[in-house]
RNA sequence: CACUUAUCCAGAAAGGUGGAGGGUCCAGGCCCUGUGAAACCUUGGCAACCGGUCAGUCUCGCGGCUGACAUCGGUGCCAACUCCUGCCCCGGCAUGACCGGGGAGAGAUAAGAC
Numbered sequence: 001c002a003c004u005u006a007u008c009c010a011g012a013a014a015g016g017u018g019g020a021g022g023g024u025c026c027a028g029g030c031c032c033u034g035u036g037a038a039a040c041c042u043u044g045g046c047a048a049c050c051g052g053u054c055a056g057u058c059u060c061g062c063g064g065c066u067g068a069c070a071u072c073g074g075u076g077c078c079a080a081c082u083c084c085u086g087c088c089c090c091g092g093c094a095u096g097a098c099c100g101g102g103g104a105g106a107g108a109u110a111a112g113a114c
Stems, first nucleotide, its partner, number of pairs: 003112006013043005021032003026086004044078003049074003052069007082106001087103006093096001
């Protein structure tokens, strides 16, 4: 960083510095916030994407697949579904600025590719 693949209704916060914003951006909504926002630091935790370990299974083998674990490493994450909606399609009846479902787009994270 234009690309590829996978996942995104689960889970997990205290302290210090800081001092007014924050929930990526736009719009609308809704919410968090001086009982202290962002950011940074420390400690703790969550998770299991990659590495790792173990078990099962397939294989002549390399290795693949499935499951488990969290002692160790690389990231990530720790209000609300990615907070909700926005574009397209389908369904419902109470016909609504309604409800439900699917998809697209965008985004985030990981592992690759470049």

Background:
The RNA shown here (SAM riboswitch aptamer (S box leader)) has 114 nucleotides and comes from a Flavobacteriales bacterium. Lineage of the source: Bacteria > Pseudomonadati > Bacteroidota > Flavobacteriia > Flavobacteriales.